[in-house]
The part of an RNA shown here (large-subunit ribosomal RNA, domain I) has 549 nucleotides and comes from Leeuwenhoekiella palythoae.
The RNAcentral record of the full RNA draws on ENA.
Its mean pLDDT, the model's own confidence on a scale to 100, is 84.
Rfam family: Bacterial large subunit ribosomal RNA. Gene Ontology terms of the family: ribosome and structural constituent of ribosome.
The source organism's lineage runs through Bacteria, Flavobacteriia, Flavobacteriales, Flavobacteriaceae and Leeuwenhoekiella.

Context: one part of a larger RNA
RNA sequence: GGCGCACGGCGGAUGCCUUGGCGCUGGACGGCGAUGAAGGACGUGGCAUGUCUGCGAUAAACUUCGGCGAGUUGACAAGCAAACUUUGACCCGGAGGUUUCCGAAUGGGGUAACCCAGCUGAGCGUGAGCUCAGUUACUGUGCACUGAAUACAUAGGUGUAUAGAGCGAACCUGGGGAAGUGAAACAUCUCAGUACCCAGAGGAAGAGAAAUCAAUUGAGAUACCCCCAGUAGCGGCGAGCGAACGGGGUAUAGGCCAAACCAAAAGACUUGUCUUUUGGGGUUGUAGGGCUUCCAUAAUCGAUCUGUAUAGAUAGCCGAACCGACCUGGAAAGGUCGACCAUAGGGGGUGACAGUCCCGUAGGCGAAAUCGAAAGCAGCGAGGGGAGUUCCUGAGUACCACAGGGCACGUGAAACCCGGUGGGAAUCUAGGUGGACCAUCAUCUAAGCCUAAAUACGUUCCAGCGACCGAUAGCGAACAAGUACCGUGAGGGAAAGGUGAAAAGCACCCCGGUUAGGGGAGUGAAAAAGUUCCUGAAACCGUGCGUCU
Numbered sequence: 001g002g003c004g005c006a007c008g009g010c011g012g013a014u015g016c017c018u019u020g021g022c023g024c025u026g027g028a029c030g031g032c033g034a035u036g037a038a039g040g041a042c043g044u045g046g047c048a049u050g051u052c053u054g055c056g057a058u059a060a061a062c063u064u065c066g067g068c069g070a071g072u073u074g075a076c077a078a079g080c081a082a083a084c085u086u087u088g089a090c091c092c093g094g095a096g097g098u099u100u101c102c103g104a105a106u107g108g109g110g111u112a113a114c115c116c117a118g119c120u121g122a123g124c125g126u127g128a129g130c131u132c133a134g135u136u137a138c139u140g141u142g143c144a145c146u147g148a149a150u151a152c153a154u155a156g157g158u159g160u161a162u163a164g165a166g167c168g169a170a171c172c173u174g175g176g177g178a179a180g181u182g183a184a185a186c187a188u189c190u191c192a193g194u195a196c197c198c199a200g201a202g203g204a205a206g207a208g209a210a211a212u213c214a215a216u217u218g219a220g221a222u223a224c225c226c227c228c229a230g231u232a233g234c235g236g237c238g239a240g241c242g243a244a245c246g247g248g249g250u251a252u253a254g255g256c257c258a259a260a261c262c263a264a265a266a267g268a269c270u271u272g273u274c275u276u277u278u279g280g281g282g283u284u285g286u287a288g289g290g291c292u293u294c295c296a297u298a299a300u301c302g303a304u305c306u307g308u309a310u311a312g313a314u315a316g317c318c319g320a321a322c323c324g325a326c327c328u329g330g331a332a333a334g335g336u337c338g339a340c341c342a343u344a345g346g347g348g349g350u351g352a353c354a355g356u357c358c359c360g361u362a363g364g365c366g367a368a369a370u371c372g373a374a375a376g377c378a379g380c381g382a383g384g385g386g387a388g389u390u391c392c393u394g395a396g397u398a399c400c401a402c403a404g405g406g407c408a409c410g411u412g413a414a415a416c417c418c419g420g421u422g423g424g425a426a427u428c429u430a431g432g433u434g435g436a437c438c439a440u441c442a443u444c445u446a447a448g449c450c451u452a453a454a455u456a457c458g459u460u461c462c463a464g465c466g467a468c469c470g471a472u473a474g475c476g477a478a479c480a481a482g483u484a485c486c487g488u489g490a491g492g493g494a495a496a497g498g499u500g501a502a503a504a505g506c507a508c509c510c511c512g513g514u515u516a517g518g519g520g521a522g523u524g525a526a527a528a529a530g531u532u533c534c535u536g537a538a539a540c541c542g543u544g545c546g547u548c549u
Stems, first nucleotide, its partner, number of pairs: 001548009015534001016498002020469002022466007029458002031167002039102003042056003046080002050076003062096006071084003107116003117136008138164009171202001172200005182189001186236001212219002223250005233241002254450003257394001261280009285428001287393003290389006300382003305379004312371003316365003322338001324337004339356002341345001347359003399423004404418003409435001430445005485492002505533001508520004
């Protein structure tokens, strides 16, 4: 030195565990903000140095109204001191007060958490001055006052009232809008109207009551789901893209203007018309409405608003049945034997595995205060038919041309829908559509607006579930984690869980440097559970013995 055996050290695999994650389902809720948000800085505790939590100079809190009922002064984190509390503390919930500084940040400035002001009022100081309270940004809109060139006026100015701004996970609508890629290269094409940027809104958004489809029968707003169907089509007819009609479901809801005409007011001039505003009227395709005339005149309907009321939300409360016997054990919930409850044998805890020990569970009950539906009710609002007449029924619109975009549809025979540029109708004996175009036929009524539900999403809260993870897993984060650390910055981004049932966390003695560490003693079921603490693999490092050279 090799090998083997034994015993150790180091190390932290494995097993077991779970405070933390991940996913899904159902419900609630879906905003906060100039009454200063989200997010922070700095403070704030008797001993309070640090981190977390709470709070704001009234600073782990103040007032009040409820709940609860015996302890309490948050956590890491034990202890001391001083207090509070059945005249109800602490804790939980409702309402209110306080709420420094920064931050949209808004008196001005600024290198965020700092500096410096004006005005009004108050206080202090002999004074220079200091302090406190309130107020002073910008933009839109309304109103009032003022007011140029320029006479009326207008622009402008001043004041006042009101609104906006900023933040927020996804969902939504609109304005812009790629490339990697695929086509086995690549340009049309694809990826994809995706990612991303911007604007805006809501609890949903958008769409929506036929100038729609259909096909000679008819349907009857929109949205979403399942089919139709990977069909018809589109396509360097490549790669690929990809409907509709129709059927079955979810949920259902329809309304309001413009115009004709009437009335009033104001204005203009050509003096009997025109314009504007307000009110009435009226809202459609089986055409409807106005006007004239005839009949009827209350059934019915309502999504907005106001009120009323309830369910419900925000604390809680009651809640059955072994203090059973013996055995093992450190410990009984285990085993044996014997009882009981059950609208409760979901779950968690308790010294091992508990329906009957504790918290709970099934079931039932509860609010001073704030919020508060849906469906009702009340207020309130709406609410008919016939004949005649031909007054009205959305114009730079429809449509056409050129150049584009959207439609599953790449210019194609390319309809339909929407913009840019240029032309440019008709008015119900009218107009659009039915995939070039024409006729016939059918169908609908554009050029105004609103509209719940079924649908999408989850920052957040509640309940439940999982052939989801179990500390190199599961969120990056089970632990003072978006921390430490890295980077000028945008940004990147860790490691790190486990004594024991209970600290009972080793009094006292010995060695040692008044160490570290160890040996006794003691606790404990166990200390080979001693805080480097459950289990404790391997690599690696030793000690002893055996053997080989």